This is a predicted complex of two RNAs, RNase P RNA and transfer RNA, with 473 nucleotides together. The coordinates come from a structure-prediction model, not an experiment, and the mean pLDDT is 76. Rfam match: Bacterial RNase P class A. From the family's description: Ribonuclease P (RNase P) is a ubiquitous endoribonuclease, found in archaea, bacteria and eukarya as well as chloroplasts and mitochondria.

RNA sequence: GCGGAUGGCUGGAUGACCGCGUGCGGGCUGCAAGGUCCGUGCGAGGAAAGUCCGGGCUCCAUGUAGCAAGGGUGCCGGGUAAUGCCCGGCGGGGGUAACCCCAGGGAAAGCGCCACAGAGAACAGACUGCCCUGCGUGCAGGGCGAUGGUGAAAAGGUGGGGUAAGAGCCCACCGCGGACCUGGUAACAGGGACGGCAUGGCAAGCCCCACCCGGAGCAAUGCCGAAUAGGGGCCUCGCGUGGGUUCGGUCCGGUUCGCCGGAGACCACCACAGGGAUGCUUCAGCCCAGAGGCCCGGGUUGGCAGCUAGAUCCCGUCGGUAACGGCGGGGGCAGAGGAAUGGUCAUCCAAGGGGGCAACCCCCGGACAGAACCCGGCUUACAGGCCAUCCGCGCAA
RNA sequence: GCUCCCAUCGUCUAGUGGUCCAGGACACCGGCCUCUCACGUCGGUAACAGGGGUUCGAACCCCCUUGGGAGCGCCA
Numbered sequence: 001g002c003g004g005a006u007g008g009c010u011g012g013a014u015g016a017c018c019g020c021g022u023g024c025g026g027g028c029u030g031c032a033a034g035g036u037c038c039g040u041g042c043g044a045g046g047a048a049a050g051u052c053c054g055g056g057c058u059c060c061a062u063g064u065a066g067c068a069a070g071g072g073u074g075c076c077g078g079g080u081a082a083u084g085c086c087c088g089g090c091g092g093g094g095g096u097a098a099c100c101c102c103a104g105g106g107a108a109a110g111c112g113c114c115a116c117a118g119a120g121a122a123c124a125g126a127c128u129g130c131c132c133u134g135c136g137u138g139c140a141g142g143g144c145g146a147u148g149g150u151g152a153a154a155a156g157g158u159g160g161g162g163u164a165a166g167a168g169c170c171c172a173c174c175g176c177g178g179a180c181c182u183g184g185u186a187a188c189a190g191g192g193a194c195g196g197c198a199u200g201g202c203a204a205g206c207c208c209c210a211c212c213c214g215g216a217g218c219a220a221u222g223c224c225g226a227a228u229a230g231g232g233g234c235c236u237c238g239c240g241u242g243g244g245u246u247c248g249g250u251c252c253g254g255u256u257c258g259c260c261g262g263a264g265a266c267c268a269c270c271a272c273a274g275g276g277a278u279g280c281u282u283c284a285g286c287c288c289a290g291a292g293g294c295c296c297g298g299g300u301u302g303g304c305a306g307c308u309a310g311a312u313c314c315c316g317u318c319g320g321u322a323a324c325g326g327c328g329g330g331g332g333c334a335g336a337g338g339a340a341u342g343g344u345c346a347u348c349c350a351a352g353g354g355g356g357c358a359a360c361c362c363c364c365g366g367a368c369a370g371a372a373c374c375c376g377g378c379u380u381a382c383a384g385g386c387c388a389u390c391c392g393c394g395c396a397a
Numbered sequence: 398g399c400u401c402c403c404a405u406c407g408u409c410u411a412g413u414g415g416u417c418c419a420g421g422a423c424a425c426c427g428g429c430c431u432c433u434c435a436c437g438u439c440g441g442u443a444a445c446a447g448g449g450g451u452u453c454g455a456a457c458c459c460c461c462u463u464g465g466g467a468g469c470g471c472c473a
Base pairs, nucleotide, nucleotide: 001393002392003391004390005389006388007387008386009385010384012348013347014346015345016344017343018342020043021042022041023040024039025038026037027036028035029034045368049379050378052377053376054375055374056373057217058216059215060214065281066280067279070213071212072211073210074209075089076088077087078086079085090104091102092101093100094099105208106207110206111205112202113201114200127148129144130143131142132141133140134139135138156174157173158172159171160170161169175197176195177194180191181190182189183188221305222304223303224302231296232295233294234293235292236291237290240272241271242270243269248267249266250263251262252261253260254259274288275287276286298472299471300470312331313330314329315328316327317326318325319324349366352364353363354362355361356360398469399468400467401466402465403464404463407423408422409421410420415453425441426440427439428438429437446462447461448460449459450458
């Protein structure tokens, strides 16, 4: 110098004027709520996006104890509030390398699929072939699974021995298998011996194993106000049993009018069942003679809370390979509600495009995109600029 | 804002891993028929929203993106 790899930062700058939202202070106005004006502070992002995961928070009576259904995750260890995220390692693959990629459990639990081609596609098979025997010499009987061909895939591979021809039939090496030993927390790696090959592929097909998940979402939810037809239809479950020992309403009998005795149909009470809510069950509590669900119709389109201080951000230090965690100090961090965060001008900065013959000048031109309850991730979009570390090649010293 | 669904010729659709360079109907184009048009008949053009992955093989299975559609407020 050229070509790459990884990680991070930034996402036009400054000033003036006008405007918008909001917090605080003050003035004016108003009974008040509030309105208006002035001053001052703050006012989009790294992705605010997709809504793909995980949480906080709120409600569903409780909210997970168990089972079922459904969904998800999937090498090992760690981090975290949690995760499908992150970090470190293992195995496999790619690259000369830096480095990158992998939904990476189980196919000897079972079922299913493997088109076409091909002899044969999973309890293997015989088209071309090889060999033996027989004879009628191109056929019959038998042996074989090495060769050719097909296919994405052909039933361990290569070499040698062996044989009529062959074949793990035998041997060596490689692969594979289940035990053993060593190292490692583990995934796994290494080792020597044994086995003679049994176990084709697909689980982002069903499935099995292990682990995780209750459901809904701020239009959740709570309060105030206004208005209306406080309406209609359908469905589900229930309106049960017992008691008179204490008391009541009621009834019957007695009465000295204070009450006493009895009845148990009804009301009430008590007890036990039953019902109520999202599949079931268990436990505790609440409600109930009614409770719940679905659909149609009517009114309204107001206000307040939730609403921003939070697993927060920055710096330092300590522990850890790292993700991250502990401690100390500091900052005070948008809060709208059909929804503010904008516009104009001046100077400067920059990739790129156009014009003029050029030096140079003029014009256009500012990436992706914008909060909506809040966080942690992932993914996707992104003009350019800057920094750090590393690799390969070339040249020079 | 939240939740859910869908995407195949111009339009409506079939397909549920291979038998699909994707079938059918209407529409469009051309030929035949007719004096001409219509009807009829024969033939043709024309699509898996885009990208990546799994698989021997993807319209179909999985992931991301793009586009479109539907529902959800309060009161009684």